[in-house]
RNA sequence: GACGAACGCUGGCGGCGUGCCUAAUACAUGCAAGUUGAACGCAACAAAGACACCAGAGCUUGCUCUACCGUUUUUGUUGAGUAGCGAACGGGUGAGUAACGCGUGGGUAACCUGCCUUAUAGCGGGGGAUAACUAUUGGAAACGAUAGCUAAUACCGCAUAACAAUAGAGAUUGCAUAAUCUUUAUUUGAAAGUGCCAACUGGUACACUAUGAGAUGGACCCGCGUUGUAUUAGCUAGUUGGUAGUGUAAUGGACUACCAAGGCGAUGAUACAUAGCCGACCUGAGAGGGUGAUCGGCCACAUUGGGACUGAGACACGGCCCAAACUCCUACGGGAGGCAGCAGUAGGGAAUCUUCGGCAAUGGACGAAAGUCUGACCGAGCAACGCCGCGUGAGUGAAGAAGGUUUUCGGAUCGUAAAACUCUGUUGUUAGAGAAGAAUGUUGAUUAGAGUGGAAAAUUAAUCAAGUGACGGUAUCUAACCAGAAAGGGACGGCUAACUACGUGCCAGCAGCCGCGGUAAUACGUAGGUCCCGAGCGUUGUCCGGAUUUAUUGGGCGCAAAGCGAGCGCAGGUGGUUUAAUAAGUCUGAUGUAAAAGGCAGUGGCUCAACCAUUGUGUGCAUUGGAAACUGUUAGACUUGAGUGCAGUAGAGGAGAGUGGAAUUCCAUGUGUAGCGGUGAAAUGCGUAGAUAUAUGGAGGAACACCGGUGGCGAAAGCGGCUCUCUGGACUGUCACUGACACUGAGGCUCGAAAGCGUGGGUAGCAAACAGGAUUAGAUACCCUGGUAGUCCACGCCGUAAACGAUGUCAACUAGCCGUCGGCUCCAACUAAGGGGUCGGUGGUGCAGCUAACGCAUUAAGUUGACCGCCUGGGGAGUACGCGCGCAAGCGUAAAACUCAAAGGAAUUGACGGGGGCCCGCACAAGCGGUGGAGCAUGUGGUUUAAUUCGAUGCAACGCGAAGAACCUUACCAGCCCUUGACAUGUAGCGAAUCCCGCAGAAAUGUGGGAGUGCCUUCGGGAACGCUAACACAGGUGCUGCACGGCUGUCGUCAGCUCGUGUCGUGAGAUGUUGGGUUAAGUCCCGCAACGAGCGCAACCCCUGUCCCCAGUUGCCAGCACAUCAUGGUGGGAACUCUGGGGAGACUGCCGGUGACAAACCGGAGGAAGGUGGGGAUGACGUCAAGUCAUCAUGGCCCUUAUGGGCUGGGCUACACACGUGCUACAAUGGUCGGUACAGAGGGACGCAAGACCGCGAGGUGGAGCAAAUCCCAAAAAACCAAUCGUAGUCCGGAUUGGAGUCUGCAACUCGACUCCAUGAAGUCGGAAUCGCUAGUAAUCGCGAAUCAGCAUGUCGCGGUGAAUACGUUCCCGGGCCUUGUACACACCGCCCGUCACACCAUGGGAGUGGGUUGCUCCAGAAGUAGUUAGCCUAACCGCAAGGAGGGCGAUUACCACGGAGUGAUUCAUGACUGGGGUGAA
Repeated sequence: GACGAACGCUGGCGGCGUGCCUAAUACAUGCAAGUUGAACGCAACAAAGACACCAGAGCUUGCUCUACCGUUUUUGUUGAGUAGCGAACGGGUGAGUAACGCGUGGGUAACCUGCCUUAUAGCGGGGGAUAACUAUUGGAAACGAUAGCUAAUACCGCAUAACAAUAGAGAUUGCAUAAUCUUUAUUUGAAAGUGCCAACUGGUACACUAUGAGAUGGACCCGCGUUGUAUUAGCUAGUUGGUAGUGUAAUGGACUACCAAGGCGAUGAUACAUAGCCGACCUGAGAGGGUGAUCGGCCACAUUGGGACUGAGACACGGCCCAAACUCCUACGGGAGGCAGCAGUAGGGAAUCUUCGGCAAUGGACGAAAGUCUGACCGAGCAACGCCGCGUGAGUGAAGAAGGUUUUCGGAUCGUAAAACUCUGUUGUUAGAGAAGAAUGUUGAUUAGAGUGGAAAAUUAAUCAAGUGACGGUAUCUAACCAGAAAGGGACGGCUAACUACGUGCCAGCAGCCGCGGUAAUACGUAGGUCCCGAGCGUUGUCCGGAUUUAUUGGGCGCAAAGCGAGCGCAGGUGGUUUAAUAAGUCUGAUGUAAAAGGCAGUGGCUCAACCAUUGUGUGCAUUGGAAACUGUUAGACUUGAGUGCAGUAGAGGAGAGUGGAAUUCCAUGUGUAGCGGUGAAAUGCGUAGAUAUAUGGAGGAACACCGGUGGCGAAAGCGGCUCUCUGGACUGUCACUGACACUGAGGCUCGAAAGCGUGGGUAGCAAACAGGAUUAGAUACCCUGGUAGUCCACGCCGUAAACGAUGUCAACUAGCCGUCGGCUCCAACUAAGGGGUCGGUGGUGCAGCUAACGCAUUAAGUUGACCGCCUGGGGAGUACGCGCGCAAGCGUAAAACUCAAAGGAAUUGACGGGGGCCCGCACAAGCGGUGGAGCAUGUGGUUUAAUUCGAUGCAACGCGAAGAACCUUACCAGCCCUUGACAUGUAGCGAAUCCCGCAGAAAUGUGGGAGUGCCUUCGGGAACGCUAACACAGGUGCUGCACGGCUGUCGUCAGCUCGUGUCGUGAGAUGUUGGGUUAAGUCCCGCAACGAGCGCAACCCCUGUCCCCAGUUGCCAGCACAUCAUGGUGGGAACUCUGGGGAGACUGCCGGUGACAAACCGGAGGAAGGUGGGGAUGACGUCAAGUCAUCAUGGCCCUUAUGGGCUGGGCUACACACGUGCUACAAUGGUCGGUACAGAGGGACGCAAGACCGCGAGGUGGAGCAAAUCCCAAAAAACCAAUCGUAGUCCGGAUUGGAGUCUGCAACUCGACUCCAUGAAGUCGGAAUCGCUAGUAAUCGCGAAUCAGCAUGUCGCGGUGAAUACGUUCCCGGGCCUUGUACACACCGCCCGUCACACCAUGGGAGUGGGUUGCUCCAGAAGUAGUUAGCCUAACCGCAAGGAGGGCGAUUACCACGGAGUGAUUCAUGACUGGGGUGAA
């Protein structure tokens, strides 16, 4: 895009189309084929006339009239029958059919053709029956039987006749059977009909007979085209052909008899499956692909099967006979039926209409015609089933209404949309008017022509008149009325146009693919909005396209799927140079055909369109004329392809026979003694019965060291000691010969590693299986000791390999350079070696070109030609079944169901590796000191509890948040209270605020009394504060750190992380940033398709170490004075220390060496300091959804007399236990006691507090000084000098406990710190394991501060004393750079294989079982046709007759449908059990 569609939601109108795709299932009812009286007889009815008899009336008495009955004639209508034509058309369906069925083009010298047209010639004379009807009779019916009567355009002889038919002869023509013409003989036909006119021998119309021609319709034959399967490879007996017949309209094995043995098939026979074919329709740029509804052509069928009859035509949809199934009627004896005609019913199904009107038109049958019939057809009805058209209103209209949705609360949006005002009336409703389709037809009349012997009839033409419409009072037109009655469906994550809110919370659900949903879902559901289409919109199904994804146009095969393991070769395909002929292919002109409809283009008609009309336009096939380049064919020639000859060359090419040495093993003997052997280490094993080792001799089998080589040979597999015999191929040279002999190669044939199989040998070594020993959690393995098939030989199978260059064979062309093997030749040359050229092989590298890239690149994967093989997503599966081969193992060929959305290739960046290289770090090592053991402190887990609030959880939580929980803190628990609230803003009212004293209560709180009346003012009031009331709101340490900001940890102070431009690559990306050195460093240098730059490193900053300058109090005191027991205490000084401002200094600057003339490194000098002097601050891009919603801030959610607020008490301090971090120790480098020294940095007013006094002490009393370089905290301690203790659970250690106190505080019970007296636990240096530290460091010693009423073993600072060790980078951990592999990318804590268990699904096997189709062999044989015929019957003709000819019935033979029996093949379903396969949460 399309549809004969269906389903869901919705639905106003019209036009034109379309409408059982399934059960070719069964059918109730009605209709769908009749017509002709101008072919015929009869019956009934009606009308008219005639005649006869009888009755009556009138009377002119033989005439008229009337009524009834009968006979007869004419006309009309109806009925059945005889007869003619039609019923073979029209209409339906698609079961069958893979076929001359269909399409297309031809043929019939092998044919037929009613009605129709035309031409010629006729239409004479006779006969016998029969239906209807009547009578009798059978039967329920359907339907008959017998006897008798009758007509014809029914039936039968006869006459007439050739240009017809048959036979013969001759001539001409044709490829031929034959045709045409001439001639002879023989044979064959009819309705004196019917109507009209005339009435005179007739005229005319329609019929009828014979013959010719035409038209129409049909029959048969042929070329080409027409689905799939080879897991269907052989088929065929009337089969193939001939002769002679039969039969037919006609050819023919169509059929029969005889003869011959043929015919078809890989260019796909036969079989099976599926299917009506075409014009056309859908799609597509086209080539193609799919389809075969409606319309049209052909075919086939008519319940299933068989058969003929009639006829011009049938083997017959609404005919006949028979058989079968089904249905119906029945009196049970017997009968009837066929909607795949139109409607309609049931059933089936997702699904497909009215039991309508009319012959008015078109067409058909019959008829002379009027006319009759016509479910063909024309119309209407139902259905949005499709296409097309129209409408559901138009204009103005901002307060941007109300309302909805949303919101950042400002607004935005639905939205000029609505309302409102002004218009219009398509459609609708009502009323009125009202077609075309219908006139060349019919009937009647008139006129004219023609007709005839003359008329008439009949006929022709013109004119006039009459009547004919189902649709339908429809289309259309007019008027009036009212915006009134008329919009939905789907979608909105991307593809794909269109976004927000709420609900839900991996649930419910969505989904075409990717995928969405686990508490902020543009993806689910709803709403608002938007987008698309619109009387429709979506979904499902099917087909084409996109899909170059079966590739002719127009693909591929080294690694993605794909080159057969290799060769030989039949068929086939393709084929070198040249001459001539031909014209099959090819090119070109003409002619015929290619139905109509459809398509395309133009024009026209319905108001437009759909629709319809008209004009034009064809790729194919056939016939024919021409061209001759190319291909083919025929004939001739050529030598370059190919082959042969001659002369040489190299070689593990093949087969057979023989032969050699080294080595292993075994045997024998000698020597010799305790081990050997084996491994990572061992053990099994061998050995004192003498091994291993060694020497000599012997046996036997297998393989051939060195040479040996990207060396050689071979088609591949493959081939390796040496000699001989036989033998294949290649190469080189020569250019003698043949003259395209060539290339490829489906099937076919041959060869074909290893393993394996069969028979017979052989067996040294090695070695599946097997045994033992080890390893291991296990070890049916890797390792070791043994060891059988096998490996070897002969013969025969197997036929596969990563049989690989993962690269089919042949040929041509397209830059080079460097090796190597085999020839030839030139130069040079004694030879050897060498150089140049050339032919053939084998390698490396590389350009163009190719390739997705990797790569290939004269040995192509380049550019071309020829031929073959193979591929078409992954799995299932190279599997099942079938077939072939094989002794078997198995091999070859080779699917489907089902399942997934990937599987795969090459390259890139990372990450990873029990991969490699280089390097670093208290990472290891070397050392020092600890932890882990004890007691205690502290934190955590766990447990407990009313509560033990919460958070932090590997490194990177655990003396962490907490720089300090008795109340408070406090978030937890229990109880008692409050509800606009403890706190903020707004409104109203009242009151100054505030302070004091009671009472109740655990307090919060409640209640009572008293004091007090202030500030500003424009005199209205206002500000601050307090109380009361209602509502907006407050409040939340409630949840989410996985919604966030900010802050922080960590890798890591590791040296990295990037960018711009350029270049390279299709691209991801690369380069730079890699490499050589060097550094603490991506630090620096050099090189380089890179050149630069940024964040990091370093430096700049702070402290500290040296010196200088300036300044000199509260600090200092050298020199000069004063005073004191003593003291910078005082005058003074500015030198020193110090304080705190500013400078200097260090930069590999200098020297030597090494290094690449570099960077740099090593050593040295000078210097307070030397190579970053020491320390700090400083933390790149990023990682860990790392930590924190309980610091703070914040989105969303939740609570609102409570998850908010207040109070009292309790808890966070619990305690079988486990862990982390510390303190104190275990002692003599020590404890205790006495004495004597030396710091730094801090703090102090709600404070630090001196001296003095009291207390053993904690402390108390008291209060000089100090907002501090001035005063205080404040004593530094280790150290040093003496004394004592003497290795002990101690004069170590201090836990625990008792008593007595001090301090802080409203308050030390739960639950503070400290003091004194007493008590005196564990512990004697700590298992596995583990931590810190490289110099003023570790270790050790004390001091201070923050928090703080009080509480420090913690934390943060300060100084004192002050070590040991580092060979080095193998290893452990972490990290950096380069490189390599990768199936990893959530990135190795990755990915992932198989069994087992469970569930589901499809499938193979399976004792079998049940169906379908079909072959073969038989039985049987209805109806019918043909043949035969003893029986019976018989009008027409012949015969005087008897009888005959002919016919019928019956019988019988042949063929044959249904049916039956047996035995095969094939296919479908099912089957206990069973095999593998697929999928599935964890």
Molecule: small-subunit ribosomal RNA
Organism: uncultured Actinomycetes bacterium